[in-house]
Predicted 3D model of a 528-nucleotide part of an RNA (large-subunit ribosomal RNA, domain I) from Aliterella atlantica CENA595.
Its Rfam family is "Bacterial large subunit ribosomal RNA". Its family is annotated with ribosome and structural constituent of ribosome in the Gene Ontology.
Model confidence (mean pLDDT): 84 of 100.
Context: one part of a larger RNA
RNA sequence: GGCUGAUGGUGGAUACCUAGGCACGCAGAGGCGAAGAAGGACGUGGCGACCGACGAAAAGCUCCGGGGAGCUGGAAGCAAGCAUUGAGCCGGAGAUAUCCGAAUAGGGCAACCUAAAAACAGCUUGUUGAAUAUAUAGACAAGCAUGAGCGAACCCAGCGAACUGAAACAUCUUAGUAGCUGGAGGAAAAGAAAGAAAAAUCGAUUUCCUUAGUAGUGGUGAGCGAAAGGGAAAGAGCCUAAACCAAGUGUUUUCACACUUGGGGUAGUGGGACAGCAAUAUGGAAGCUGGAAGCUAGACGAAGCAGAUAGAAACUGCACCAGAGAAGGUAAUAGUCCUGUAGUCGAAAGUGGAAGGAUACUAGCUGCAUCCCGAGUAGCGCGGAACACGGGAAAUUCCGCGUGAAUCAGCCUCGACCACGAGGUAAGGCUAAAUACUACUGCGUGACCGAUAGCGAAACAGUACCGCGAGGGAAAGGUGAAAAGAACCCCGGAAGGGGAGUGAAAUAGAAUAUGAAACCAUCAGCUU
Numbered sequence: 001g002g003c004u005g006a007u008g009g010u011g012g013a014u015a016c017c018u019a020g021g022c023a024c025g026c027a028g029a030g031g032c033g034a035a036g037a038a039g040g041a042c043g044u045g046g047c048g049a050c051c052g053a054c055g056a057a058a059a060g061c062u063c064c065g066g067g068g069a070g071c072u073g074g075a076a077g078c079a080a081g082c083a084u085u086g087a088g089c090c091g092g093a094g095a096u097a098u099c100c101g102a103a104u105a106g107g108g109c110a111a112c113c114u115a116a117a118a119a120c121a122g123c124u125u126g127u128u129g130a131a132u133a134u135a136u137a138g139a140c141a142a143g144c145a146u147g148a149g150c151g152a153a154c155c156c157a158g159c160g161a162a163c164u165g166a167a168a169c170a171u172c173u174u175a176g177u178a179g180c181u182g183g184a185g186g187a188a189a190a191g192a193a194a195g196a197a198a199a200a201u202c203g204a205u206u207u208c209c210u211u212a213g214u215a216g217u218g219g220u221g222a223g224c225g226a227a228a229g230g231g232a233a234a235g236a237g238c239c240u241a242a243a244c245c246a247a248g249u250g251u252u253u254u255c256a257c258a259c260u261u262g263g264g265g266u267a268g269u270g271g272g273a274c275a276g277c278a279a280u281a282u283g284g285a286a287g288c289u290g291g292a293a294g295c296u297a298g299a300c301g302a303a304g305c306a307g308a309u310a311g312a313a314a315c316u317g318c319a320c321c322a323g324a325g326a327a328g329g330u331a332a333u334a335g336u337c338c339u340g341u342a343g344u345c346g347a348a349a350g351u352g353g354a355a356g357g358a359u360a361c362u363a364g365c366u367g368c369a370u371c372c373c374g375a376g377u378a379g380c381g382c383g384g385a386a387c388a389c390g391g392g393a394a395a396u397u398c399c400g401c402g403u404g405a406a407u408c409a410g411c412c413u414c415g416a417c418c419a420c421g422a423g424g425u426a427a428g429g430c431u432a433a434a435u436a437c438u439a440c441u442g443c444g445u446g447a448c449c450g451a452u453a454g455c456g457a458a459a460c461a462g463u464a465c466c467g468c469g470a471g472g473g474a475a476a477g478g479u480g481a482a483a484a485g486a487a488c489c490c491c492g493g494a495a496g497g498g499g500a501g502u503g504a505a506a507u508a509g510a511a512u513a514u515g516a517a518a519c520c521a522u523c524a525g526c527u528u
Stems, first nucleotide, its partner, number of pairs: 001527009016478002020449002022446007029438002031150002039100003042055003046078002050074002061094006070082003105114003120147002122144007154185001155183005165172001169219001195202002206233005216224002237430003240374001244263008268408001270373004274367004283361001288357002294351003298345003304318004319336002321325001327339003379403008389415001410425005465472002485512001488499004
C1' cells in the first nucleotide's frame, strides 16, 4: 500500500408519514365599482420586526341571534386586565373605513403638493342662436350619479398572421386558429319558415347520437368535408308597420295634406281593413302580487370493563349498542374514551323564491267589389366574401359600386336556366328551457402524487435571487406520547465535549425519526 471484516464519521438515498397539491362529481354563486372596486401604500397592539386582522371610532365599535367557561390572533414570555350582570368564539344586520388607485377640483416622479371644485361624457329642461327666411348646428344655465375601471373561462362581433403540411413551392393547408380590439350575460348566440323536402311528408331555435369520413370539394395533391332523414334532451310562443276610425297640433284661400297620440290589425287551408250577422265563451302569462322549502350559527344523539405494558385501542377474559361497524383523534390497531356518524330538531336578522292569487292579453260566420300587406328594397351587372362547395353547370346568403321591380291575377324558393308541379310569404322587433364555462363557495369521490413526486410554491413563494426592462425564478417537510428541550459539576475564551438528570429509547439532544452508497478514519486478519 492492497483486499476482507468490524466499529465509527460523513452523507441523506430508501421505506414509512402528510400539513399541500392534482383531477373529477353534485349543488351554490356567476359578478365587483363614483354609496369609490380590483389591487396597493401607510398606519393601528403595554412590550410588536413579520404574517393574518383592522382603519385616526384602527388585533377593533353597536344591535340582534347562537353558545356556555374560559379569554387578551399566529406565538412562547413579562406586565396588566376581561368574563355566569354571559366574555372570548360562531352567524346576521349596521357604524367607522387614512392615502393612492377608473381616481373624477388642478398638478404630480402612485400612495404627494396646491387647494376647497363631482373632472369628462351622456340625458332632461329652459334661455338664446349663425351661414340662411322658417329652422338647424352651436352657445349658456340649471337639474339627474346614467357611463367610465376591474374580473378565470365560456359567448357575439370587427381586424387577422406565420412557422407548419403539401416530403421543394406559388393556389391550397396551418386557420378564420394564435394574437389585437369592441360588446354582453349568467349564460351568450340562434329562434317562430319568402324553411326543409319530394311523401299528396314535416312544422321556431339550440344541443347530443346517427346519417358519415358518406354526398361532395380539392395544384382531383396534401387535405377539407356537409345536409336531409332517423333516434334523443328540451319545448312556448308573441309584439309591431300598413289599410281604416277618432282626437289634438301644424300648414293652406278651400278641397285637403302632414305629424303626434289612442283605437284597429298581424296572415299563407292567404290574412286584415271594409259591410253585415252573432257573441262575452275558452285559455291565461315570461310582467304584478304572494311568500313555502332551502341557505347563512347551531342542538340532541346508543353501547365496556378488568388483567398486562412506559403507554392499550393489540392480546386474554367476560359484556353491550347498532336507523349509528363513515371518518378523524386519543401514549400502539377503539362500533361502545373524545369529536363525530345514522336519525331527529332549530333562526331574532338577512337571503331565497315554489305553490297560490289577481290582471294584461285571447274567439266566430258570411261577402269577395274596393283598399292594405315593410323600396332605393328584391332582382340584375361588375368586384369581393360566407356557405363542406377553391368560379365551377354554381343555386343560396352577405358586403361595395351601378342599375332598379311587383302588392295576392302579387312575390320568393325548390343547386345554372325554362315549363309544369310543390313549399313559403322577404325587405321591422321580442322570446324561457335543453347547450358552453368555472376565478369563487360548500359537500363528496379517486386502480391520482407523496417532498428531485404533486401546483412554480406542503415552509412568510411569485418570496430570495437574476435582469435597465419586458421578464425569468429557486432551494427549503418529520425530536418526543408529552419539552419532561438536559438544573448542577468538570475541561475549554468559545465552539464542542465528559458526568449528572429527563425519557420506553438520547447511536430520539434540537445540525434532532429511519439512516443505503460514494468518500474518510480506527481496529483486526490476510497479503505485497